This is a predicted structure of an 82-nucleotide RNA (c-di-GMP-I riboswitch aptamer) from a soil metagenome. Of the family's consensus pairs, 95% are formed in the model. The sequence is in RNAcentral, with records from MGnify. The coordinates come from a structure-prediction model, not an experiment, and the mean pLDDT is 85. Its Rfam family is "c-di-GMP-I riboswitch aptamer". Gene Ontology term of the family: cyclic-di-GMP binding.
RNA sequence: AAAGGGCAAACCCAUCGAAAGGUGGGGACGCAAAGCCAAGGGCCUAAGUGAAUAUUUUUCAUAUGGCUGCCGGGUUACCAAA
Numbered sequence: 001a002a003a004g005g006g007c008a009a010a011c012c013c014a015u016c017g018a019a020a021g022g023u024g025g026g027g028a029c030g031c032a033a034a035g036c037c038a039a040g041g042g043c044c045u046a047a048g049u050g051a052a053u054a055u056u057u058u059u060c061a062u063a064u065g066g067c068u069g070c071c072g073g074g075u076u077a078c079c080a081a082a
Base pairs, nucleotide, nucleotide: 006031007030011026012025013024014023015022016021029069035075036074037073040071041070042067043066044065048062049061050060051059052058
């Protein structure tokens, strides 16, 4: 190289969750680590907590909640011709 296979974005359905998002099914935009690791950076959310507001309302801050299919790092790994 070739071949065999692998994963699965958006969207839809179900379900869990305060949300972000997760999981299962359908579905493929893509992916050579789109396997695994969230205690590197970044991004998303703000239940709870704190502050302000002022009367139970609104606003702000905050991850202890998430995203590895944002970047980097660690770690393991299939086939393999000339």